[in-house]
Context: one part of a larger RNA
This record gives sequence, structure tokens and C1' cells, in this order.
RNA sequence: GAGCGAACGUUGGCGGCGUGCUUAAUACAUGCAAGUCGAGGGAGAAACCGGGGGCAACCCUGGGAGUAAACCGGCGAACGGGUGAGUAAUACGUAGACAACCUGCCCCGGGGACGGGGACAACUGCGCGAAAGCGUGGCUAAUACCCGAUGUGUCGCGGGAGGGACAUCCUCCUGCGAUGAAAGGCAUUCGAAAGACUGCCGUCCUGGGAGGGAUCUACGGCCUAUCAGCUAGUUGGCGGGGUAACGGCCCACCAAGGCGACGACGGGUAGCCGGGCUGAGAGGUUGUCCGGCCACAGGGGCACUGAGACACGGGCCCCACACCUACGGGUGGCAGCAGUAGGGAAUAUUGCACAAUGGCCGAAAGGCUGAUGCAGCGACGCCGCGUGGGGGAAUGAAGGCCUUCGGGUCGUAAACCCCUUUCGUCCGGGAUGAAGAUCUGACACUACCGGAGGAAGAAGCGCCGGCUAACUCCGUGCCAGCAGCUGCGGUAAUACGGAGGGCGCGAACGUUGCUC
Repeated sequence: GAGCGAACGUUGGCGGCGUGCUUAAUACAUGCAAGUCGAGGGAGAAACCGGGGGCAACCCUGGGAGUAAACCGGCGAACGGGUGAGUAAUACGUAGACAACCUGCCCCGGGGACGGGGACAACUGCGCGAAAGCGUGGCUAAUACCCGAUGUGUCGCGGGAGGGACAUCCUCCUGCGAUGAAAGGCAUUCGAAAGACUGCCGUCCUGGGAGGGAUCUACGGCCUAUCAGCUAGUUGGCGGGGUAACGGCCCACCAAGGCGACGACGGGUAGCCGGGCUGAGAGGUUGUCCGGCCACAGGGGCACUGAGACACGGGCCCCACACCUACGGGUGGCAGCAGUAGGGAAUAUUGCACAAUGGCCGAAAGGCUGAUGCAGCGACGCCGCGUGGGGGAAUGAAGGCCUUCGGGUCGUAAACCCCUUUCGUCCGGGAUGAAGAUCUGACACUACCGGAGGAAGAAGCGCCGGCUAACUCCGUGCCAGCAGCUGCGGUAAUACGGAGGGCGCGAACGUUGCUC
């Protein structure tokens, strides 16, 4: 000098765009953050309004309404959002490999959907419990579940062709055997119905694609030798188990290997990168916001479901903590958005909206979405603008300060005259963002435009011995104090405190911390 997710002090007018718990991965009240589909299925309220009966309580009935709340079923919930604890390599980055792999939804292609069956929720009867909830008997539907048929496919055996780094390998054709799939819904037309045609949405098997993921290899990026030896599933083999898949991943047996001063093993620290800062560069330092990857979800372990999880707002177990309890037993997990306490030098609203973009579900209408779009708070940062302009009684007012008492200086500065009205204030108009003919805007009493009024509402902070730009007076008297270094202060201090003046920056200016 530059920089910062900063903090502190003094000061503080407006706007735009960014940005805001770096500490306790501490504990959390409350609300919201993941649902949706009635065009898969069965069932199905109430308040309230109307009509009828009745003295009334009440009963019947039409609507509310095939609505609500539930249930079975499908898809989603593995995305999106948060955090950086752990991790020095199961991570990340770069370049590759897979002849060792998986892939719901989507796209392209081939083929199919035939026949049958039994349940379980909801509901209902009974029972247990303070509750959370649970048991048992009975009824029932389906795109839920099961059985049979068919078989491009898969597997085994046999034959053939091509490819290959020739290996038990890869691709294709073919014969036999084994295995072995499915579901319907809505609309139009016809029909009395059953049902049929067509269309759309779905369904099953299979080949390919796109996108997503898994695995493997090499190289690269911290400190420490006051850590020098480490290792028994250890290193390899054979066989097996397991997995989507290779593998000591796991297991039985066999062999005795494997790693290491090119730093093994141990300890400390740390999420990695694109990037950011600095620097002429080399390099040093850093990883906040945004983007990619990874890891985690009170601490630890485990699997289930599923195309996908070992699953933040799913499950089970243990632990710690907190809450409820009828003491038997239960409930909970903000490192989602707000918000609270605590910690701290320090970091925001318990806001609005799904209008846009995107996501999930749905044929659609639409629903949900603290993702997101916006608004609020903070000079936290960057940028822009303003706090007035011109003249000026000046042969330089008053006043302050200095003075050699002549004067000098603040100083065109003020007053005064003329002018302007940015920004702020008030009034009126008023969008783009809407994609889509109509309709649809949270932001938004917005931006922007017009008008009104009046210099009116808007300047501070640090410094002035040298480094280093800016000097005098008074006070103080090694005191009080200053201080980045050198050093100032003990009676004339440009170095302390005040004043006048000056220098520097300016809605900021200084200080502290950290990096280069």
C1' cells in the first nucleotide's frame, strides 16, 4: 500500500447492488418447512338451511354432499433446504479404466395383457389402557396380494460365424431343457342392459438411448523423526459365501508374505475444489457468499422399504438430556425458515406471496412448496448522489486568535443581492416483469413521469517533533499525560491538555485483529 463474513470508538442525509453466528455440531417454547391423485378402490359424516309429523323432547325427509376427516392403493418423500462435527484418504482435483456393474420417471424400437383364487384395512361386535395406543371375532373392493397359461429374454448343454490384448473372453445365429410376466381407468359412438368399436392415460416382458449413479487405477495438494520400525485377514493362493458388480468384502484351508528414510506406523491440524486476497512475477495466504463433490443430522450401532437410503422433518436398539404420567408406561430431536436462551468483541423479521422461475403429485382444473421471488433490520461492503450555485460593503463588518501594537489571520467566509430544486417531503399519474386470446403481480401507496414548496431537512472524523502533508498562544512542570519507531514532559513543550489556525479524508473517519 492492498484486502476482510469483521469488531470497537466518534459521527451519520438518500439510493442501487451485494452481504450478515467466523464463538456452543450448545439447548430449544411456538408456528410453518412434503405432499398429492376420486380418471386405481371400498366406504362415507356433522354443523347449518328447508319440508312434514309431534304439546314438547324428538322422529322422518330434501339439501349441505358423494363434500370433510379417515382407510386400502400409486407416485413423491433418496430431490430441494441446512451444517462443516468427523475425515490426511472409503474424501477432493486432474487424467483414465470397466471384456466386473445398476438405473424409477423420460425418449426410440419389438412383442404381450389369457384363465382363475383367497385375503386385509376402513367399517362393525367385544375387550385392555390414565394416555400413547393395542388385542381379538365378523363383513368388503381394487391398478393391493396369490396360483395357472403363454415366452422375445435369462441360465445350462450342443452346433456354427465374426472379433479380440487370444483368457474360463466379447458379439451374433441356431437346437434341446430349465426358469418364468401382466391391470385396469376415463371419454365418444352404438346398445334396454350386458357389452362392443375408437381415442387418451396407464400395465407386463424385452433391446437401445439420454441423464444419474457404483466400482477400480495413476498422479497431485498440511505440520511433526522429541513418532522408526509397522502388520495376523496381515500379504498372496485355492474353493466358497455375499453384492448391481470386481475384490481378503466375508469364510474354510494352504503358503509366508506385505509396507517403510522416495518417511511406513504414530501424533497434531484440516472438509476438498472451481475460485478469493496479495504480488511485476515466482510465490505466499485463504476456501465467507455463488457453483461442483464429499461427510453429517443429539452421541453410537443396525437393518427394513424401495429404481435409488442404511434415510435431517422414516423405523429398531443402547446412551445422555428434556417433557408428560393415574408410576404401570409413554413422548421428543431447528446443522430447514423465522424465533428464544446461552456463549461471544460480534452477525437480522416468530414478515408477504406462490405473480414469476423451479420441484412433487394430477389426464386436467388444481393442490403443496420458509426451494424461490420479494419485503424488513444493520454505513457490514462496493458504487452513485446530495448537504447548494453565481455575485458580493471589502480601501475586507462583528467576533475569535496572534501581534514587534503598525497590523496579520479566520475571509468571499458571513451578512446582503440574484438563481436553481438533485435527494428528502407532500399531491397526482403510473408500468415492464404475464409466458397465454381472456384472466392472473407478493413486490407495489414501487420504479418511472408530472406538479407544489422553500436554501429550505442533511458534516463529520483523524492528524499537525522527525519518518509524514500541516504552527502558534495559553495551561502543566519527569506531574498529569503521549507513544507505530525514534522518543517527548524536571518553568518559555510546534511531541502532554485546551484554543485559534492548518493538513488529510469525507457519510464517513480513526483504532484493533488477521493475510499478502